Predicted 3D model of a 104-nucleotide RNA (Glycine riboswitch aptamer) from uncultured Magnetospirillum sp.
The coordinates come from a structure-prediction model, not an experiment, and the mean pLDDT is 78.
The sequence was found by an Rfam model in a public genome assembly.

[in-house]
């Protein structure tokens, strides 16, 4: 020189499921029998049914390892978190940047 794997950061793309129900505050709008009260929109929090799986987290396996014991392990599998208009988030796939140091 050339430069895997892994790590960070930047840009892009990324699905899936109820804009449910009840309560409780809180802002606005409007009307009334105006210091309170309905109605509507909008946020937030607590509960209930119902679902979703791609943050994360747990399990098991095909498979490597390893005398045995076992140990690692998915997008599969629980749904504990998380999520079900939009945003946010988001495994994962590209491109660029830096770290890095197998391999020759």
């Nucleotide at each position: 020189a050339c430069g895997a794997a892994c790590c960070c950061c930047g840009c892009g793309g990324g699905a899936g499921a109820g804009a449910u129900c009840g309560c409780c505050c809180c802002g606005c709008u409007u009307g009334g029998c105006c210091a309170c009260c309905a109605a509507g929109c909008g946020a937030g929090g607590c509960g209930g049914c119902g679902c979703c799986g791609a943050a994360g987290g747990a399990g098991c396996a095909a498979c490597c390892g390893c005398c045995c014991c076992u140990g690692g392990a998915a997008a599969c599998u629980c749904u504990c978190a998380g999520g079900c208009a939009a945003a946010c988030g988001g495994a994962c796939c590209g491109c660029g940047g830096g770290g890095g140091g197998a391999u020759g």